[in-house]
RNA sequence: GCGGAUGGCUGGAUGGCCGCGUGCAGCGAAAGCUGUGCGAGGAAAGUCCGGACUCCAUGAAGAUAGGGUGCCGGGUAACGCCCGGCCGGGGUAACCCGAGGGAAAGCGCCACAGAGAUGAGACUGCCUUUGGGUGUCAGGUCCGCCUGAAAAUCCUGAGGUAACGGUGAAAAGGUGGGGUAAGAGCCCACCGGGGGGCUGGCAACAGGCCCCGCACGGCAAGCCCCACCCGGAGCAAUGCCAAAUAGGGACCUCGCGGCGCUCGCGCCACGGUUUCUUCAGCCCAGAGGUCCGGGUCGGCAGCUUGAUCCUGCGAGCAAUCGUAGGGCCAGAUGAAUGGUCAUCCACAGGGGCUUUGGCCUCUUGGACAGAAUCCGGCUUACAGGCCAUCCGCGCAU
Numbered sequence: 001g002c003g004g005a006u007g008g009c010u011g012g013a014u015g016g017c018c019g020c021g022u023g024c025a026g027c028g029a030a031a032g033c034u035g036u037g038c039g040a041g042g043a044a045a046g047u048c049c050g051g052a053c054u055c056c057a058u059g060a061a062g063a064u065a066g067g068g069u070g071c072c073g074g075g076u077a078a079c080g081c082c083c084g085g086c087c088g089g090g091g092u093a094a095c096c097c098g099a100g101g102g103a104a105a106g107c108g109c110c111a112c113a114g115a116g117a118u119g120a121g122a123c124u125g126c127c128u129u130u131g132g133g134u135g136u137c138a139g140g141u142c143c144g145c146c147u148g149a150a151a152a153u154c155c156u157g158a159g160g161u162a163a164c165g166g167u168g169a170a171a172a173g174g175u176g177g178g179g180u181a182a183g184a185g186c187c188c189a190c191c192g193g194g195g196g197g198c199u200g201g202c203a204a205c206a207g208g209c210c211c212c213g214c215a216c217g218g219c220a221a222g223c224c225c226c227a228c229c230c231g232g233a234g235c236a237a238u239g240c241c242a243a244a245u246a247g248g249g250a251c252c253u254c255g256c257g258g259c260g261c262u263c264g265c266g267c268c269a270c271g272g273u274u275u276c277u278u279c280a281g282c283c284c285a286g287a288g289g290u291c292c293g294g295g296u297c298g299g300c301a302g303c304u305u306g307a308u309c310c311u312g313c314g315a316g317c318a319a320u321c322g323u324a325g326g327g328c329c330a331g332a333u334g335a336a337u338g339g340u341c342a343u344c345c346a347c348a349g350g351g352g353c354u355u356u357g358g359c360c361u362c363u364u365g366g367a368c369a370g371a372a373u374c375c376g377g378c379u380u381a382c383a384g385g386c387c388a389u390c391c392g393c394g395c396a397u
Base pairs, nucleotide, nucleotide: 001393002392003391004390005389006388007387008386009385010384012344013343014342015341016340017339018338020039021038022037023036024035025034026033027032041368045379046378048377049376050375051374052373053234054233055232056231058280059279060278061277062276063275066230067229068228069227070226071085072084073083074082075081086100087098088097089096090095101225102224106223107222108219109218110217123165125161126160127159128158129157131155132154133153134152136149137148138147139146140145173191174190175189176188177187178186192214193212194211195210196209198207199206200205238301239300240299241298248292249291250290251289252288253287254286257268258267259266260265271283272282273281308327309326310325311324312323313322314321315320345366348363349362350361351360352359353358
């Protein structure tokens, strides 16, 4: 200097004029006025997770259904999140990704191609051989052929083989050597696989040692098995005030029992309160269901002081935690923070000058995008600018 990777910050500035919302204080009968403070985000988006808070569900134990997570350790209010590790994959590397338990509990799938896709298989083939044919060489010859040798080649039948080649994402371990008629873990070495145990580590795992020639592929982001976790609804929650209507009407199912007594009640039982069971509690003459119709669209609270922010110190590799001090940073309700003028500036392009540091001028132009109960995450979008660290390549000293 170029390229790449990771993390973080910012995402216009200043001034004038006019116009908004809200907290607090004062004045005012009220409307409102004055002063003062504050006024959108890193994602406010998605609504994907986890909670705080509010209400509902009678509770306990067990089971079932449904859903979620899925290597180890730690953090957190909690999580499917974060941190640190292990293993696997990608990359020269820095780094990035992982839906990371189980395929010997069972079921299922692997299209097409191919002989054959799991206890499968012989397409092209290789070796041996029965029988038959052709050719080569040598000898003989009555020139028709005969004999012998070597072993080449073709066809049919029988036997052995799965090494080589082909198909495919994948072919019953891989590479090399020996051996064989030709081959094959048939044998050997190493790798791979299975079993055993030792060392290190909290662990996931890693490394070495010994034994065994060793049929059993992939998919569970197919069903499934295993381990752990899980009530429901949501600020349109919920509470208060005010006001109004019709304390509305029709129909159906089950049931309306027993005992005691001071005649009022009490107890038991049926039934209800849950997906089911057991126990307890409560209700109990009621319990459940369907249809039609009416009123309330008002105000106040909830509403922003929080698992909150900043700084210092300490512990920890880190996430984070502890401690001391300091701070208060929107609270709207059809929904506020805007409009205009001027100057400057980031980026881009053109022109000119230049001491190559840069300067002047003109034109264009500033991303993604708006709180609505709040918080912790994840995911997605983002013009331009800046900072830090790391990796690779090149050059100079």
Molecule: Bacterial RNase P class A
Organism: Alphaproteobacteria bacterium